[in-house]
RNA sequence: GGGGAAUUAGCUCAGCUGGGAGAGCGCAUGGUUCGCAAUCAUGAGGCCAGGGGUUCGAUCCCCCUAUUCUCCA
Repeated sequence: GGGGAAUUAGCUCAGCUGGGAGAGCGCAUGGUUCGCAAUCAUGAGGCCAGGGGUUCGAUCCCCCUAUUCUCCA
């Protein structure tokens, strides 16, 4: 320098014929307990890596950029 993959909640990850943003763990509050653990219920937490474009509508399609991994040279 060139090819490919990944980027979504604090962490690990789902979410694809374009229309509801989610799960587990963690966190907070409450119940059960003398208390802890465990378990149950409820809740908070996201400008979907950044920018632009297409579209009535974008996590999803197109372009550029950033970071990480990988292959070739």
A computed fold for a 73-nucleotide RNA from Firmicutes bacterium HGW-Firmicutes-11, annotated as transfer RNA.
The sequence was found in a public genome assembly.
Its Rfam family is "tRNA". The family's RNA type in Rfam is transfer RNA.